[in-house]
RNA sequence: AGAGUUUGAUCCUGGCUCAGGAUGAACGCUAGCUACAGGCUUAACACAUGCAAGUCGAAGGGCAGCGGGCCCGGAAGUUCGCCUCCGGGUGCCGGCGACUGGCGCACGGGUGAGUAACACGUAUGCAACCUGCCCCCGGCCGGGGGACAAGCGGGAGAAAUCCCGUCUAAUACCGCAUAACGCCCCUGGGGGACAUCCUCCUGGGGCCAAAGGAAAGCGAUUUCCGGCCGGGGAUGGGCAUGCGGCGCAUUAGGUAGACGGCGGGGCGACGGCCCACCGUGCCGACGAUGCGUAGGGGUUCUGAGAGGAAGGCCCCCCACACUGGUACUGAGACACGGACCAGACUCCUACGGGAGGCAGCAGUGAGGAAUAUUGGUCAAUGGCCGCAAGGCUGAACCAGCCAAGUCGCGUGAGGGAAGAAGGCCCUACGGGUCGUAAACCUCUUUUGCCGGGGAGCAAGCUCGCAUACGUGUAUGUGAGCGGAGAGUACCCGGAGAAAAAGCAUCGGCUAACUCCGUGCCAGCAGCCGCGGUAAUACGGAGGAUGCGAGCGUUAUCCGGAUUUAUUGGGUUUAAAGGGUGCGUAGGCGGCCUGGAAAGCCAGCGGUCAAAACGGGGUGCUCAACGCCCUGCCGCCGUUGGAACUUUCAGGCUAGAGUGAGCGAGAAGUAAGCGGAAUGCGUGGUGUAGCGGUGAAAUGCAUAGAUAUCACGCAGAACGCCGAUUGCGAAGGCAGCUUACCGGCGCUCAACUGACGCUGAGGCACGAAAGCGCGGGUAUCGAACAGGAUUAGAUACCCUGGUAGUCCGCGCAGUAAACGAUGAAUGCUAGCCGUCCGGGACGAAUGAGUCCUGGGUGGCAGAGCGAAAGCGUUAAGCAUUCCACCUGGGGAGUACGCCGGCAACGGUGAAACUCAAAGGAAUUGACGGGGGCCCGCACAAGCGGAGGAACAUGUGGUUUAAUUCGAUGAUACGCGAGGAACCUUACCCGGGCUUGAAUUGCAGGAGAACGAUACAGAGAUGUUGAGGCCCUUUGGGGCUCCUGUGAAGGUGCUGCAUGGUUGUCGUCAGCUCGUGCCGUGAGGUGUUGGCUUAAGUGCCAUAACGAGCGCAACCCCUUUCCUCAGUUGCCAUCGGGCGAUGCCGGGCACUCUGGGGACACUGCCUCCGUAAGGAGUGAGGAAGGUGGGGAUGACGUCAAAUCAGCACGGCCCUUACGUCCGGGGCUACACACGUGUUACAAUGGGACAUACAGCGCGUCGGCGUCCGGCAACGUGCGUCAAAUCGUGAAAGUGUCCCCCAGUUCGGAUUGGGGUCUGCAACCCGACCCCAUGAAGCUGGAUUCGCUAGUAAUCGCGCAUCAGCCAUGGCGCGGUGAAUACGUUCCCGGGCCUUGUACUCACCGCCCGUCA
Repeated sequence: AGAGUUUGAUCCUGGCUCAGGAUGAACGCUAGCUACAGGCUUAACACAUGCAAGUCGAAGGGCAGCGGGCCCGGAAGUUCGCCUCCGGGUGCCGGCGACUGGCGCACGGGUGAGUAACACGUAUGCAACCUGCCCCCGGCCGGGGGACAAGCGGGAGAAAUCCCGUCUAAUACCGCAUAACGCCCCUGGGGGACAUCCUCCUGGGGCCAAAGGAAAGCGAUUUCCGGCCGGGGAUGGGCAUGCGGCGCAUUAGGUAGACGGCGGGGCGACGGCCCACCGUGCCGACGAUGCGUAGGGGUUCUGAGAGGAAGGCCCCCCACACUGGUACUGAGACACGGACCAGACUCCUACGGGAGGCAGCAGUGAGGAAUAUUGGUCAAUGGCCGCAAGGCUGAACCAGCCAAGUCGCGUGAGGGAAGAAGGCCCUACGGGUCGUAAACCUCUUUUGCCGGGGAGCAAGCUCGCAUACGUGUAUGUGAGCGGAGAGUACCCGGAGAAAAAGCAUCGGCUAACUCCGUGCCAGCAGCCGCGGUAAUACGGAGGAUGCGAGCGUUAUCCGGAUUUAUUGGGUUUAAAGGGUGCGUAGGCGGCCUGGAAAGCCAGCGGUCAAAACGGGGUGCUCAACGCCCUGCCGCCGUUGGAACUUUCAGGCUAGAGUGAGCGAGAAGUAAGCGGAAUGCGUGGUGUAGCGGUGAAAUGCAUAGAUAUCACGCAGAACGCCGAUUGCGAAGGCAGCUUACCGGCGCUCAACUGACGCUGAGGCACGAAAGCGCGGGUAUCGAACAGGAUUAGAUACCCUGGUAGUCCGCGCAGUAAACGAUGAAUGCUAGCCGUCCGGGACGAAUGAGUCCUGGGUGGCAGAGCGAAAGCGUUAAGCAUUCCACCUGGGGAGUACGCCGGCAACGGUGAAACUCAAAGGAAUUGACGGGGGCCCGCACAAGCGGAGGAACAUGUGGUUUAAUUCGAUGAUACGCGAGGAACCUUACCCGGGCUUGAAUUGCAGGAGAACGAUACAGAGAUGUUGAGGCCCUUUGGGGCUCCUGUGAAGGUGCUGCAUGGUUGUCGUCAGCUCGUGCCGUGAGGUGUUGGCUUAAGUGCCAUAACGAGCGCAACCCCUUUCCUCAGUUGCCAUCGGGCGAUGCCGGGCACUCUGGGGACACUGCCUCCGUAAGGAGUGAGGAAGGUGGGGAUGACGUCAAAUCAGCACGGCCCUUACGUCCGGGGCUACACACGUGUUACAAUGGGACAUACAGCGCGUCGGCGUCCGGCAACGUGCGUCAAAUCGUGAAAGUGUCCCCCAGUUCGGAUUGGGGUCUGCAACCCGACCCCAUGAAGCUGGAUUCGCUAGUAAUCGCGCAUCAGCCAUGGCGCGGUGAAUACGUUCCCGGGCCUUGUACUCACCGCCCGUCA
């Protein structure tokens, strides 16, 4: 000192939360010792029991009990002296229960209920007061009297207690005497003072006292303790006053003894304290009164401080003592352990009556999360009584219990690596970590334990002696007595590492990470948030971190929070400027001079209790703790100062106002007038519609509308001018004229002389709508009605239409009443408009230029601001005053009050709930926003799909199983480029378990292999003819068995992954470095203009360059050249055949295979700065990318695939592995996708006939002969192929068919065959014969294609034994139509704009219901 959390990211505002400290705490886990401090915060709830206030015999009468003495009697013992015991008597002595009396009991101790008050704190005052005991001074102490307790006697009552009679003492009580320097009255005089008064002196009158006791002595007497009066002091109290310390204004008025006066009563004293009379005051926005809460202070906690919060222990003050009230006694009480009365409660009772008060110390119950012993001692300190000894003292001092706090100490120290075992983790033959940790060696011994010694705290008291002086005190000294704590602290010795460590946390904040378990479950959580199968966040473990005899949690306070801001905040848009003015109180206020000294500053004095706290020192071994010295704010007094504020006096003119002159204006109020438009009325012309809308309808109209002309009436509003204008405080103000009236500006500088600014309350004004009364009503027009629209349409649109809109009077008082920006003053670069003044120049008047004042606008600088922006009209720099804000929701709601006729307005919460709500800006995405552009995207065309039958895939259903995956585009003739078995992953059944395959080690056995036969569905089992090699002689090869280590899994997770793929999209985009701009996210570059198929290029440019994409480089194809020339070719030469490059020969051509050329807007014209574009252009085989292919940027869809493969994790292991037989993947009411064949004449059939290319072929292709109608079969032949093989079809020609369910169409079915294969039943293809279904061109809708394309025709290949291929991939033949164009649909690119979206419009979000 800050941090987390709003967003995709950013800056800001703003709340919430955390890290710190603290506590009379409580709870959880844990616990060795000392010292010091602390311990009912709740029920001021109720209390059993004991104790907490007595003492004095030196005041008194007495004598129950105790001890002693004396006397009497009795008994035991006896040394016969006596002694012991018992009983009785005797106050004689020590003493003493009860009683009289004195002093104390008003202190000490407890509690915090009440109290918002002179209760407390602080500072003063009392000339208005009291004060026992104590101290000092002066004086006095004479003489009498009568009682009442106890006691004695009697009585009542259960008791508590009471009554009657009688006797008696005193330091008890009462007269009398004496008496002033006391008190009161009168009188005269002096002094003091703010003062009703105070004080001193003279004279006169009146009034008030007392108690004795003890000791010594024969006694006189002496001493001591007491007694009374008066004065003074000290101490303690009482009263009064200034100032200070709380919440609510949703408490605004309160008050009759209330405020004052006069007189009196009362009191210790003042006083309405009380009373009679008189007056009507008194308090209050500087907060009275009321309500709520609360003991106050020293101090305590926190904080840098200012502050905020608190008031437990200790100290001071107050208040209270079961609740309420009252007085008595007394120096003092309205009295905690006194009294009386009332009340509630508890207890006793013989039912008639009585007793009690723990908020004293212990203790009990109750309440509560929660707070201790019914302890010891008066040794010390202190208190009361006493002459004293002494007594009493739950005050106090000690001890006990409690980690409940603070401080201190310990639980060991050094060495010790095979880095042991074990745990945990990993990339796992190994490594890491716990960890020098342990073991082990050496050493130490605090604390605890055992033994021994052993304090300080102690001064006094009694007795004796000595000294001083007035013999009793004081001091000294000797002896005796004297300690609860405590045999404690402390010291010495002994044994012995011995007896002593936990708690919380480990996702970020915040220090500390892995494994396992769990699977949005269980749970965690202070905030953000974790958990849905790989959780560093849950639970456990290992490890780590923090603190440590404690550690965490909870609660509360301060801090962080500058988040109530005095220090130290804000208000355009985040919360926040009052709608506006006038103005009261208040706050603030120009220049100069002088005085005062309230604020202010300084010196001195008083006070600020002690403790605490800060500084210094010192004592407990240290520290905490204790002791000593010292220090503060504040308040009061006094002396001085005079800059500033204040105040008084005087002056000034720059603020403000007045005057004179001039000026502009929709400022206001009232009256009069005007034209246009609208509607209505009357009349004319005129005829079928008008009106209205996106389109219509309602409506109006043949009873004559609309339209048009003329005349008339009514109400409302004022076009053009008109503006970026003007005026007004705001709301607001607009035809013209007049009257009245407010404000403003400029110029002059004559007058006043600070007269000013702001403004809580208050008063006034205040758009529209609304309300009351009265008028008016043309237009428009809430409500309402009808017509449309729509799923509906209580709306938008249309036709009507009431209130209202207008006027007068009154109310209301709000608004996005906005510049979302309060008023005033001063200061701080400019530029450009415009409105209204003044001056100068110019000029005949002008236009205009310059200067100057006021208003209204635009742009911009510094500065400010979170930014947007503001910027002399500030949101800049300053001053003054007012208003307002303090997270979002709840809510401008509720309640209360005020106002209002009402509507409603003003003021204005809380519970509860959320971790945000917000502002500005950024990147994207989106828009039924805009601009530009592209694509078979639409349009223009051609052919299809959707209807039929069949094929195939999918969904669904079914099934023992119908294995699995793919699912909008981007799944569905897809994985599959070949499911009868196999494949095969599915189902049923039968087997095997180191296993179907590969392999290491150990042990054992044996060649391996296995014909044949038998059983079996097969796998398999049994049988077992036959049957080894090498060798160094150990053995090895090979096989089997057993054990073991590796297996195996198409089981799960494509949301753990690699790889591969689809799609956007062959769309033109996606980025980087440096620089620059911005607080930042980010921007710029990549935008702009032109151009392109293209971020293709050119130009411009705070950007300059670069990368991945585009293009090009690659392949095929089109032309040419060159090289080569067999298996290809045949122009020329020759030979030959029925014919054929068949042969010799040749390599010209075709062709094949290499290499190369060509195309670049290069040339011309036009347009253009250029890039580039255009042209029936030239040339050229090809022309503007010639055509096609391969090639797919950053990325998106958690897209697809764990079943192609690979791979992490999880799961199965006589089974989820593996072998076999059979079945299934081919099911079938249905639905969809993709196809094939058709519905026919541009056709079908028959016959004849022409022309390809890509490819493929020995497990094969094919030819040919023969057989068969054919599929095909037998034989022969040829080709591992530019050599051999491979009917092209549509087409063309001829004939038939004649529009029909047909000579169209071929499904389905029957029969017969062929082929492949172990095997065609489930479930193959093909052939022949027969059968001959639906279907006559297909609804909504939808697909492909822009040229060698569509359409149409056939051919080949992969897979493959065969084939369900109509599929897929290729090849060639024939060969079109159309594109005006970019409004619309879909998809995409760039720029821009809005946004509350960013999971990004399939978004977000509102209401209702559950």
Record summary: This is a predicted structure of a 1410-nucleotide RNA (small-subunit ribosomal RNA) from an uncultured bacterium. Model confidence (mean pLDDT): 85 of 100.